[in-house]
Context: one part of a larger RNA
Molecule: small-subunit ribosomal RNA, 3' major domain
Organism: uncultured bacterium
């Protein structure tokens, strides 16, 4: 000077408390450990690994294993010699394919030799082989916490201190006052984006108030520029005004206002910490392999299952289940695509193809609401598992896909110690879309979107983390 203390003081945070809903018990999904295996590829391991890399392992992917093959090589650049045969295309044999062997066909030219290709040889290619404790870059974390420093001056022999402390105040080293300090930088805040209010401009593919026409009905048509919406430009909020209080900064209350004291949300992550993570995204030093630790192919594995843990989904029911009727979104996506009306099928789906390169066409809710049944039961709860029959994608669904129908109908009656999330359009509940993608997240992951829509916060003694003295 720091760090630490079951030392002290002050202060914050869903940290506790107050509430709501979960996890821990069941079944299944998924990741991990372990075990097994020819292989179950590799990495990630307290918080900050474990629905993580993986925005999608049947083949491919794929790095692993077994088997069969290749050796200037699947891929880059160059040199030398040889060749005008090769290569390619087609055919045959063999084979699981890759490959190997054989046959047919066949170069261009400015004639200097050059270009392309092949063979041989050499430089080299190649390596998801090792080292993240040799590295770059990127990332996590403390933490969106309020901190971290510098110049000059002053103090100290010096390390260093001061400034940055103190008194108030704030979400904030935010601002004010004071002070041997005076200034400044990186952070904070603001500037950026979305959202909430208003105005103007623009008006099609969107909209329809007034006028006219038309229909069984519909902005359907003429037209219109009101409203909504779209998307551009501005305005608007600043403790600005009033009251209280103060040296000041601020705090508290009020008015007006769509919005009030950072309006709500996002992006934004200081100096640093953890030799944190990543050589398997790419880059890269060193080391190692070079007829193999490289490359190709077929099959298998990554999905194995006495078990243990994490994260989820579905339930255990009556605020419910089933049946019938009926209403209302937003944000996305669509030409190798989205696909309507219609027809077939109980259904998954099939046939067919209008329209749409899209504010034009397509894909578009469920919970809610109304009526009826069920009457507290392992049930008209729950849906695992298994048998059978199918659909779709795809060379191919055995290992190992998703979905449908019929049958089957397991555990489960609210979960020990313990533990997690959340303070408002939030939690909880409900569905919809997208990326990846041939297919697969249509019970389940991720990222978004809207619908319905709560309870509680006395307070800071205690637990956890953090800041200042």
């Nucleotide at each position: 000077u720091g760090a630490c203390g079951g030392g002290g003081g002050c202060c914050c945070g869903c940290a506790c408390a107050a509430g709501c809903g979960g996890a821990g018990g069941a079944g299944c999904a998924u990741g991990u450990g372990g075990c097994u295996u020819a292989a179950u590829u590799c990495g990630a391991u307290g918080c900050a690994a474990c629905g993580c890399g993986a925005a999608g392992a049947a083949c491919c992917u794929u790095a692993c294993c077994c088997a069969g093959a290749c050796u200037c090589g699947a891929c880059u650049u160059g040199u030398a010699a040889c060749u005008g045969c090769a290569c390619g295309a087609c055919c045959u044999a063999u084979g699981a394919a890759a490959g190997u062997a054989g046959g047919u066909u066949u170069c261009c030219u400015u004639c200097g030799a050059g270009g392309g290709u092949g063979u041989u040889a050499c430089a080299c290619a190649g390596g998801u082989g090792c080292u993240g404790c040799a590295u770059g870059g990127c990332u996590g974390u403390c933490g969106u916490c309020a901190g971290u420093u510098c110049g000059u001056g002053c103090c100290g022999u010096g390390a260093g201190g001061u400034g940055u402390u103190c008194g108030g105040u704030u979400a904030a080293g935010u601002c004010c006052g004071u002070c041997a300090a005076c200034g400044a930088a990186c952070g904070c805040a603001a500037c950026c984006c979305c959202u909430g209010c208003c105005a103007c401009u623009a008006u099609u593919u969107g909209c329809c108030a007034a006028c006219g026409g038309g229909u069984a009905a519909u902005g359907c048509c003429g037209g219109g520029a009101u409203c909504u919406a779209u998307a551009g430009u501005g305005g608007g909020a600043c403790c600005g005004c009033c009251c209280c209080u103060u040296c000041a900064a601020a705090c508290g209350g009020g008015a007006g206002g769509a919005a009030g004291g950072u309006g709500g949300g996002g992006a934004u992550g200081a100096u640093g910490u953890c030799a944190a993570g990543u050589c398997a995204g790419u880059a890269u030093g060193g080391c190692c392999c070079u007829u193999a630790c490289g490359u190709c192919u077929g099959g298998g594995g990554c999905c194995g299952c006495a078990c243990a843990c994490g994260u989820g989904c579905u339930a255990c029911a009556a605020u419910g289940g089933c049946a019938a009727g009926u209403a209302c979104a937003g944000a996305a996506g669509g030409u190798c695509g989205c696909a309507a009306u219609a027809c077939c099928g109980c259904g998954a789906g099939g046939u067919g193809g209008a329209g749409c390169u899209a504010a034009u066409c397509c894909c578009c809710a469920a919970a809610a609401c109304u009526u009826g049944c069920c009457c507290c039961a392992g049930u008209u709860c729950a849906g695992a598992u298994u048998g059978g029959a199918g659909u779709c994608u795809g060379c191919a669904a055995c290992u190992c896909g998703a979905c449908u129908c019929c049958a089957u109908g397991a555990a489960g009656u609210u979960g020990g110690a313990u533990u997690c999330g959340c303070u408002a359009g939030u939690a909880a509940c409900g569905g919809c879309g997208c990326a990846u993608c041939a297919g697969c997240a249509u019970u389940c992951g991720g990222c978004g979107c809207c619908g319905u829509g709560a309870a509680u916060a006395c307070g800071u003694u205690c637990c956890c983390g953090g800041g200042c003295c």